[in-house]
Context: one part of a larger RNA
RNA sequence: UUGGGCGUAAAGGGUGCGCAGGCGGUUGGAAAAGUCUGAUGUGAAAUACCGGGGCUCAACCCCGGAACUGCAUUGGAUACUGUUCGACUAGAGGACUGGAGAGGACAUCGGAAUUCUCGGUGUAGCAGUGAAAUGCGUAGAUAUCGAGAGGAAGACCAGAGGCGUAGGCGGAUAUCUGGACAGUACCUGACGCUCAGGCACGAAGGCCGGGGGAGCAAACAGGAUUAGAUACCCUGGUAGUCCCGGCAGUAAACGGUGUGCGCUUGGUGUGGGAGGAAUCGACCCCUUCCGUGCCGAAGCUAACGCGAUAAGCGCACCGCCUGGGGAGUACGGCCGCAAGGUUAAAACUC
Numbered sequence: 001u002u003g004g005g006c007g008u009a010a011a012g013g014g015u016g017c018g019c020a021g022g023c024g025g026u027u028g029g030a031a032a033a034g035u036c037u038g039a040u041g042u043g044a045a046a047u048a049c050c051g052g053g054g055c056u057c058a059a060c061c062c063c064g065g066a067a068c069u070g071c072a073u074u075g076g077a078u079a080c081u082g083u084u085c086g087a088c089u090a091g092a093g094g095a096c097u098g099g100a101g102a103g104g105a106c107a108u109c110g111g112a113a114u115u116c117u118c119g120g121u122g123u124a125g126c127a128g129u130g131a132a133a134u135g136c137g138u139a140g141a142u143a144u145c146g147a148g149a150g151g152a153a154g155a156c157c158a159g160a161g162g163c164g165u166a167g168g169c170g171g172a173u174a175u176c177u178g179g180a181c182a183g184u185a186c187c188u189g190a191c192g193c194u195c196a197g198g199c200a201c202g203a204a205g206g207c208c209g210g211g212g213g214a215g216c217a218a219a220c221a222g223g224a225u226u227a228g229a230u231a232c233c234c235u236g237g238u239a240g241u242c243c244c245g246g247c248a249g250u251a252a253a254c255g256g257u258g259u260g261c262g263c264u265u266g267g268u269g270u271g272g273g274a275g276g277a278a279u280c281g282a283c284c285c286c287u288u289c290c291g292u293g294c295c296g297a298a299g300c301u302a303a304c305g306c307g308a309u310a311a312g313c314g315c316a317c318c319g320c321c322u323g324g325g326g327a328g329u330a331c332g333g334c335c336g337c338a339a340g341g342u343u344a345a346a347a348c349u350c
Stems, first nucleotide, its partner, number of pairs: 003322004007304002012318001014201004021194003025088006033081002035077008049065006091191001092188003095184004103177003107173003115149007125136002162169002206247006215241002220236004258317006266295011299306002323350003332343004
């Protein structure tokens, strides 16, 4: 490279948007670039192939044919692809109506609890463990009542529930704001899908500047345990955890499953709608759309399992894999304040 692959064996990019590129619905006309076809020219000779011949054969040599799968010019064909003009509405988008939601941003407010401060009551313990000790307490702790301060997190509701592209999102209220879904079939008329680069977002931890600091708690100190104990347990405790601004750009960023579209027996739950039947109405029942679970037919799979939310059957496009170690390392480049990130080998070895 041709292939074969990517849930768990090596392999889906953390996620989205999107330029170039690749691919692209129905229908009519035009033209004829791709495509198909005829003719002409050319495609040197030798070699290779087929037939015949000459050296006693062969190698070798000679003659003839075919071939040279190509290119150019020109005549034609128009199904498919492309181009162009027109039409369409099933893709896509818009409009209107409607309800659902921890979707996002900002502001304000409330309660429970922990801690601390002050005051009252009150007295000898409290705390902690497997057992202890360090620690706290007669300078009055723990307990209990009252008042106050401050920060962080949001019990129950809560659900295998909902929302979000992913990361993620949970007290209440107000303002601003994104998306999805259902219904109507009014408008546009292919405006689409995917996407190398690029841009944006991106948990925790970390970094810079400024605030904040109740609880928790790397580091650290002490007490235990132990042969030791730089641990597990205990008492403390600083970064950090929180807020604002900036950086970083990683993850078991997982469904270990890229995105979009179409097709393919069923059963049962659940969230959001719409319709029907029945009814005074609601529930129940039936149909249908979107989401989310479980079980399973065919099929797939090495098996496990997947099974309309596919890992089934197909199409389009992107990313990635190619024995283990060396190594996601070195060197170099790019990025970063740094930590480091990203791109990414080889020798050697099994």
Model confidence (mean pLDDT): 88 of 100. This is a predicted structure of a 350-nucleotide part of an RNA (small-subunit ribosomal RNA, central domain) from a metagenome. The RNAcentral record of the full RNA draws on SILVA.